Predicted 3D model of a 72-nucleotide RNA (transfer RNA) from Candidatus Gottesmanbacteria bacterium RIFCSPHIGHO2_01_FULL_42_12. Lineage of the source: Bacteria > Bacteria candidate phyla > Candidatus Gottesmaniibacteriota. Rfam family: tRNA. Gene Ontology term of the family: triplet codon-amino acid adaptor activity. Model confidence (mean pLDDT): 81 of 100.
């Protein structure tokens, strides 16, 4: 140089193209408890970035970044 894979709450991970993007955890607040922990109950928090394509796009399609593999 070429190929190919991946990018979603802080962290691990779901979401046949369709409803408000849903959980585990870990965070913040209340209950409980002498104190703390567990527990329970609420509450804030993501779609890598620019365009296509579609009535709709996390999903498809292009470039463009950041990450792996492989090959030379």
């Nucleotide at each position: 140089g070429c190929u190919c894979c991946c990018a979603u709450a802080g962290c691990u991970c779901a979401a046949c193209g369709g409803a408000u993007a849903g959980a585990g955890u870990a965070c913040g607040a209340g209950u409980u408890u002498g104190c703390g922990g567990a527990a329970c109950u609420u509450g804030a928090g993501a779609u890598g970035a620019c365009g296509g394509u579609c009535c709709g796009a996390u999903u498809c399609c292009g470039u463009c970044u950041g990450g792996g593999a492989g090959c030379a």